[in-house]
RNAcentral holds the sequence, with entries from MGnify. Bacterial RNase P class A from a mouse gut metagenome, 342 nucleotides, folded computationally. It matches the Rfam family "Bacterial RNase P class A". By type it is a ribozyme.
RNA sequence: GUUAGCCGAGUGAUUGCACCUAAGUUUUAGGUGAGGAAAGUCCGAGCACCAUAGAGCAAGUGCACUUGAUAACGUCAAGCUAGGGUGACCUAAGGAAAAGGGCAACAGAGAUAUACCGCUAACCAGCAAAUCCAUAUGAGGCUAUGCCAGGAGCAAGGGUGGAAAAGUGAGGUAAGAGCUCACUCCAAUGUAUGGUGACAUAUGUUGGCUGUAAACUCUGCACGGUGCAAGAUGUGGGACAAUAGGGCUGCUCGUCCGUCCCCAAAAUCGCUUGAGCGGUUUGGCAACAAAUCGCCUAGAUAGAUAAUCACUCAAGACAGAACUCGGCUUAUAGACUAACUU
Numbered sequence: 001g002u003u004a005g006c007c008g009a010g011u012g013a014u015u016g017c018a019c020c021u022a023a024g025u026u027u028u029a030g031g032u033g034a035g036g037a038a039a040g041u042c043c044g045a046g047c048a049c050c051a052u053a054g055a056g057c058a059a060g061u062g063c064a065c066u067u068g069a070u071a072a073c074g075u076c077a078a079g080c081u082a083g084g085g086u087g088a089c090c091u092a093a094g095g096a097a098a099a100g101g102g103c104a105a106c107a108g109a110g111a112u113a114u115a116c117c118g119c120u121a122a123c124c125a126g127c128a129a130a131u132c133c134a135u136a137u138g139a140g141g142c143u144a145u146g147c148c149a150g151g152a153g154c155a156a157g158g159g160u161g162g163a164a165a166a167g168u169g170a171g172g173u174a175a176g177a178g179c180u181c182a183c184u185c186c187a188a189u190g191u192a193u194g195g196u197g198a199c200a201u202a203u204g205u206u207g208g209c210u211g212u213a214a215a216c217u218c219u220g221c222a223c224g225g226u227g228c229a230a231g232a233u234g235u236g237g238g239a240c241a242a243u244a245g246g247g248c249u250g251c252u253c254g255u256c257c258g259u260c261c262c263c264a265a266a267a268u269c270g271c272u273u274g275a276g277c278g279g280u281u282u283g284g285c286a287a288c289a290a291a292u293c294g295c296c297u298a299g300a301u302a303g304a305u306a307a308u309c310a311c312u313c314a315a316g317a318c319a320g321a322a323c324u325c326g327g328c329u330u331a332u333a334g335a336c337u338a339a340c341u342u
Base pairs, nucleotide, nucleotide: 001340002339003338004337005336007334009312010311011310012309013308014307015306017033018032019031020030021029022028023027035318039329040328042327043326044325045324046323047227048226049225050224054253055252056251057250060223061222062221063220064219065079066078067077068076069075080094081092082091083090084089095218096217100216102212103211104210116158117157118154119153120152123151124150126147127146128145132141133140166184167183168182169181170180171179185208186207187206188205189204190203191202192201193200194199231269232268233267236262237261238260239259240258245257246256247255248254276295277294278293279292280291281290282289283288
C1' cells in the first nucleotide's frame, strides 16, 4: 500500500432518574437502561386494516452477464467479460444499433460521403518531330520519341478532425486500389473440446463506412393499496337511506356492506421473545444452511441513563431509540488484529 475484522471509553464510591420482578407498606431489595452508524428515508419485508385480495385489462415503476444465497431486495457470495493499476486489488450505467425512427457542434472537399493540396503521359484531343515515303512545284503523310494534366483515370501520399471505406508487407498498374496473395484484427456464424452456465481454446465459412439506448424505442422478468399518525378496546343520543348509496380498485368481471354527526378518552393496548444474539460440530471456495448447547440485553409519550470525586488511557471524533428487522448510502479523532502485494 490493498482487503477484511474489531474497539470507539473503562473501573470504583456517593447521590439522583425510567422500566421490570418480588415482597410489602408508602417503602425495601434485586435486575436492566441508546449506535456503528441510532443518521438519510434510498430499497425490501414482518405485522395491521381495506369482509375476500380472487381473475383479467390498462397505465406506471423497477431490474437487465452467469450460477448460487436469502423471508425478500435494486442486497450479498463466487465467477465471466471489458477497463484501470507494477501488484495485492478496484470499477461497471454489463440485454438489443442486423425491428424502427432520431442525434452527432466546430473544422474539413467530404461524416453512410467526397476530391482541398496533390499523383498519372497507358487512352482521346493538342504542339513538335530525326529517319522514311510521296511530290517538283509543292510545302503533304507516318513513326520512334519529346512536350502538354484540356478530356480522362486515382483515393495510395499530405491536410482538417475524436473518428475519413480494418492494418502490415509483396505483386500488379500509366498512377493506384482487397485488384491478387501472405499474415494479422474486428463482426456474424458452423464444428470440435472443456465448463451447470456466462464463456474460453482451436479450426472453417461469409463479410469489412464511426459513435450514441442513465436519449426515444424494442425484448425479457417482476410488482394489490394504505401504513404504528397502521389499527384494537366503550355506552348513549340524533339525522339520512332500502329500485338507492358506498367499499375492494384506474376500468371490467366477481364479491361484500348501511352511511354521517355529538358525547364518553386526550385513557389503555399495540410496545418488544425476535426471519434474535453467542459458542461448538457438520456441509459448502464463499455468501449461508442444519444440528446442539447457552443467553434475555430500553420501551419513553413534552419524552428516562445525570452530577461529584479518584484512577487508567492513544483518544473522546461522528453523534441519542419512538413498531420491528435485512440491506444500501453518508459522517467519523484515535488505537488494535489478520492476510496479501511492492

Annotation
Its mean pLDDT, the model's own confidence on a scale to 100, is 75.